[in-house]
Context: one part of a larger RNA
This record gives sequence, structure tokens and C1' cells, in this order.
RNA sequence: GGAUGAACAUUGGCAGCAUGCUUAACACAUGUAAGUCAAAUAGGAAACACGAGAAAUGGUGUUUCCAGUGGUGGACGGGUGAGUAACGCGUAAGAACCUGCCCUUAGGAGAGGAACAAUAGCUAAAAAUGGCUGCUAAUACCCCAUAGGCUAAGGAGCAAAAGGAGGAAUCCGCCCGAGGAGGGGCUCGCAUCUGAUUAGCUAGUUGGUAAGGCAAUAGCUUACCAAGGAGAUGAUCAGUAGCUGGUCCAAGAGGAUGAUUAGCCACACUGGGACUGAGAUACGACCCAGACUCCUACGGGAGGCAGCAGUGGGGAAUUUUCCGUAAUGGGCGAAAGCCUGAUGGAGCAAUGCCAUGUGGAGGUAGAAGGCCCAUGGGUCGUGAACUUCUUUUCCCAAAGAAGAAGCAAUGACGGUAUCUGGGGAAUAAGCAUCGGCUAACUCUGUGCCAGCAGCCACGGUAAUACAGAGGAUGCAAGUGUUAUUC
Repeated sequence: GGAUGAACAUUGGCAGCAUGCUUAACACAUGUAAGUCAAAUAGGAAACACGAGAAAUGGUGUUUCCAGUGGUGGACGGGUGAGUAACGCGUAAGAACCUGCCCUUAGGAGAGGAACAAUAGCUAAAAAUGGCUGCUAAUACCCCAUAGGCUAAGGAGCAAAAGGAGGAAUCCGCCCGAGGAGGGGCUCGCAUCUGAUUAGCUAGUUGGUAAGGCAAUAGCUUACCAAGGAGAUGAUCAGUAGCUGGUCCAAGAGGAUGAUUAGCCACACUGGGACUGAGAUACGACCCAGACUCCUACGGGAGGCAGCAGUGGGGAAUUUUCCGUAAUGGGCGAAAGCCUGAUGGAGCAAUGCCAUGUGGAGGUAGAAGGCCCAUGGGUCGUGAACUUCUUUUCCCAAAGAAGAAGCAAUGACGGUAUCUGGGGAAUAAGCAUCGGCUAACUCUGUGCCAGCAGCCACGGUAAUACAGAGGAUGCAAGUGUUAUUC
């Protein structure tokens, strides 16, 4: 000198764009962040219309809504960095694999059956939640048939299916194959911090055979057999740490770092476990144990903000319990649409970067006043006053977007940006420093005191070094200090 997710002190006009718990992976009140489909489905409720009936009432049709069965999505998106020194990440390769939705393509959907929710009745319980009986539908479940598939060949065997909407054409689905795209699992070469005041480590350990297991390879697991395997090119142990594209500094070599943003990984109160599923060992699912909090009729139950806001706590320190689904994207749906704290915006903070302003021109009696003085004067200083001009900004008023896509409709931001007119210099300058390094000097006070200080040092009666004043220098909506780093 540069840099920062900074903090503190002091001062503070405005716009744009970014950024904002680095500490306690501490505990969390409240609201909200994942639903959707009635064109899969039995049932129920409401409204409207039609017509039947003397009426009560019942029927048909349409629309809307509802918990349940069923499908699909809750494995994405969002958060955090605790753990991890590892094939975790990065890079370059590989073979023994899986893949819902999507794309291309070859075929198929025959014949039957039995249930279970919901609803209804009874009933246990403080609650959470249930139990029993009976009814019922389906794209839910099961059996039979069939199969250019699978079992290496042959033989022998095994495994499918579902309908819905529409007047219809047709559309959306269903089953079994083949190929693809994208995604994922696995293996391996190289590379990846510190310590030897850590030198010995290893028993499923290293290899083989057989079996099991997996989507797949494999001591992945088991039995038996052999005694191997890695290590001063640093094993093991200990400490620290998410990794990378990148970011900062530097002429470079390199050093430091990994906030925001993008890729990968890991985690979801702590530890363990599986279920479902194409995909999880699943943040807002389940089971067990534990700690903590809450409810309880003491028998038993409920919960998990490292989602978005917000609260307490910790801390030098970090924002609103805001608006909208208008745009982009995602889930479901035939669609209309619904959901979306993703996202788009607004709010707060000089936290940073960048832009701009706080006026321009003229103006010597060099005014008053301050300070210095050799008392002649010098300086603040064209600075002010004064004259004149302008209106960036500011205030008021009128107009008013783009962002919206394919005809129309659809804008949170927002009456915002922008623009026009009117008003009036009007609303707007500080902070640090002035002995040398280092740009900028005098007076007064103080008297090794009070104090200053990054280093050298200064201060003991003429202090350019302390404090105040005048003046000057530097930067400027900031300035200075502290911390870290090059």
C1' cells in the first nucleotide's frame, strides 16, 4: 500500500447494485414453508333445474364441497458445515450394474374371484388413540389363460395387464419387450494440512476354494485352507479441517482463503434400525433407546426452526413475526386450476462498491472580527457581505411505463422508474493529522506533572511531539482506530 460477510468511535444529503449470526450443530413461543387429482373410486352434504304426488316426500340431471380408499409427488426445491484426512472432493480412466417421469420403436389387455376402509350400530379412554359387528366400490388385491421376455444352448419351467372421458372421431391411461436421453450406484491411476517429543500397524486382517448375498463387482458375509498384507516414498496414532470452480494479495513464482454464487459430499435434538418406493436408510415419515420441553384424571401421551420470519441466550457483531404468485421454475391435474417463505419484490443497516450533490459567475473599503507581530504590518481572504445566474438535488402539482409470452385477459413491485410545469440558494460537511518516517507551524497553558506514543522518542520554565486556539495538510459522506491476511 491492497483486501474484509468486519467491529468500535464520531459524523451523516441522495440514487443504483450487491451483501448482512464468521460466536452456541445453544434452546425455541407463534404463524407459515407439500401438496394435488371427483376425467380412478363407493358414500355423504348443499344449491339449482325438471317433472310425479293432495301432502309428507321420493326420482332424474347439472354444479360445488367433504373426510376415506386409490394414484402421483412429499428422495426435488430450501438450510447448515457438526462429522469426515476419506475414492470425501478434484482430475483422468474403467466394467460387473439400476433407472419413475421423458423420447423412439415391436406387440398385448381374454375369463373370473374374494375382501378392506369410509359411511352405520355398539363400545373403551382424561387425552392421544382405538376395539367389535355388519354393508360396499375401484386404475386397490388375488387366481386361471396367453407370451419374439428370463433361467448360457437343448429340455423343462417361471412371470402381465385397467380402465376413464366423449354422441363419435379420438384423447388420456395400463402390461410385456428393445433402444436412447438424463440421473444414480461401483472400481481404479494421480493429487489433497500439521506433528517422529507418534515406529511399529493389521486377525476378516491378506489371498484362495465353496456357499450365501446384492441392481452390480467385492471378505460384502459365513465355513474351511494358506500366512499373508500395508509401512521412513512416513504406516499407525494424535491434532486440525467439509472439498472444488473460485476469492484476496503479488511483476511473477507463490502465499492466504473457501462468506455470497455454481458443482460434489455429509448432516437434520443425540445414537441405532428398518419399512415403503424407480429412487431414502428419508429435515417438516415410521420404530427403539437417551437427554430436554410440554399436557395429564398419574394409567399414559405430545414435540424437534442447521426451511422463512421471529424470541431468549451467547457475542465486538449481523435485518421484517412484510407483499405477491404478475414473472421464472417446480409438484399434481385432460384442463380450468390449486399449492409453492423456491423465487420475484418491498422494508432495515454508510456493511461494501459505484454515481452525484452540498451551488456557478462577478465582487477590495482588502470591511468588522479572530490569530500573529519587529506595531510598520501580515494572515484567515474573493472567503463573507453585496450584485447576478442556475435548479442536479429538495418540495408541490399534471402525465405515466417496459417487464405480459400466441387474439383477449392477467403487474406484487407501484402511481415506482421516467417525464412536464411551478417554487426558492433554497434541504445537505465532516473526520484525522501537522518532530522524523510523512503532506502540513505558530501562539498560549503546563513544567519528567498532566499527558502522548506504530517505531525512534517527547514532557524537568522559551515543548512545531502534551492540552487549547489560530492557521495548514490529507481524505471526504465519510473519517480514524482495532482485528485478520498478502